[in-house]
RNA sequence: CCGUCGGACCGUGACUGGCGCUGCAGGUAGGACACCACCGGGAAGCGGUCCCGUCGUCCCGACGUCCGCCGCGCGCCUGGGCUCCGCCU
Numbered sequence: 001c002c003g004u005c006g007g008a009c010c011g012u013g014a015c016u017g018g019c020g021c022u023g024c025a026g027g028u029a030g031g032a033c034a035c036c037a038c039c040g041g042g043a044a045g046c047g048g049u050c051c052c053g054u055c056g057u058c059c060c061g062a063c064g065u066c067c068g069c070c071g072c073g074c075g076c077c078u079g080g081g082c083u084c085c086g087c088c089u
Stems, first nucleotide, its partner, number of pairs: 006051007015042002017077005026039003030035001052064005068082003
């Protein structure tokens, strides 16, 4: 210095809080006060289809990994969810 870390779509979808700053997605109401309900917005993950690439026992199949991911533009917090690995039941 160059190349690569896959891309698109559909369905489903947990979790979506408090305070402050702020040009910025929150609103209403309640409460046993960082929660609940409704509406709006956001969203990982899961399942499927297609495309690209690599590999193979080749017309079919596997893989595209790890260094984790998700809700608000930022900060300080609170409380959760998901993926992977191990153990127990």